This is a predicted structure of a 74-nucleotide RNA (c-di-GMP-I riboswitch aptamer) from Actinotalea lenta.
Taxonomically the source falls in Actinotalea (Bacteria, Actinomycetes, Micrococcales, Cellulomonadaceae).
Its mean pLDDT, the model's own confidence on a scale to 100, is 89.
[in-house]
């Protein structure tokens, strides 16, 4: 460097549930909490899903592409 991903070392993140705020929603954000993940880091460009007042949106913790990254046993 590519690949892999371990009952490794440090570290990081937050399901689901509860409180507060924004939204018509779906579902965001801040606080609490951890079910859990090696990209659960970014990103809505494909495919699902889910919302809409049908114009649009909204989800990458559902999957494919892109893009970036930290460790180092087999």
């Nucleotide at each position: 460097u590519c690949a892999c991903g371990a009952c490794a070392a440090g570290g990081g993140c937050a399901a689901a549930c509860c409180c507060g705020c924004u939204g018509u929603g779906a579902a965001g954000c801040g606080g609490g909490g951890a079910c859990g993940c090696a990209a659960a880091g970014c990103c809505a460009g494909g495919g699902g899903c889910c919302c809409g007042c049908c114009a649009g949106g909204g989800u990458c913790g559902c999957c494919c592409a892109g893009c970036c990254g930290c460790c180092g046993a087999a």